[in-house]
RNA sequence: GGAUUCGUUCUCUAGGGUUCCGCGGCGCCUCCAAUCGCCGGUCUGGUCCAAGGGAGAACGCGCGGUCCCGUUAAGCGGGAGGCGUCACGGAGGGAUAAAAGCCCGGGAGUA
Numbered sequence: 001g002g003a004u005u006c007g008u009u010c011u012c013u014a015g016g017g018u019u020c021c022g023c024g025g026c027g028c029c030u031c032c033a034a035u036c037g038c039c040g041g042u043c044u045g046g047u048c049c050a051a052g053g054g055a056g057a058a059c060g061c062g063c064g065g066u067c068c069c070g071u072u073a074a075g076c077g078g079g080a081g082g083c084g085u086c087a088c089g090g091a092g093g094g095a096u097a098a099a100a101g102c103c104c105g106g107g108a109g110u111a
Base pairs, nucleotide, nucleotide: 007059008058009057010056011055012054015049016048020046021045022043023040024039025038026037027036061084062083063082066080067079068078069077070076086106088109092104093103094102
């Protein structure tokens, strides 16, 4: 200096905005209510989006000098169980209704 790998899915959380719901305000007949329309996410919320470097589970893969079984010494096979490291990070852009620890991106950079 370069290459490869650091798994997948599901359920959640930090977080996110505002399409829908809800909530609030204004408007419409004398008043109230309902319906409807407009405005508000600097509205706690529900639906919704959501982490490579957040959580859990299942599966997969890898590793072992573990245990059990196959008449079992070896080989081979099956089952059970154990372990699986490191990870600081813009700006800018993109999608969606819109935004974000989403995607570009284990990127550019940094140590």
The RNA shown here (Guanidine-I riboswitch aptamer) has 111 nucleotides and comes from Cohnella nanjingensis. Its mean pLDDT, the model's own confidence on a scale to 100, is 81. Of the family's consensus pairs, 89% are formed in the model.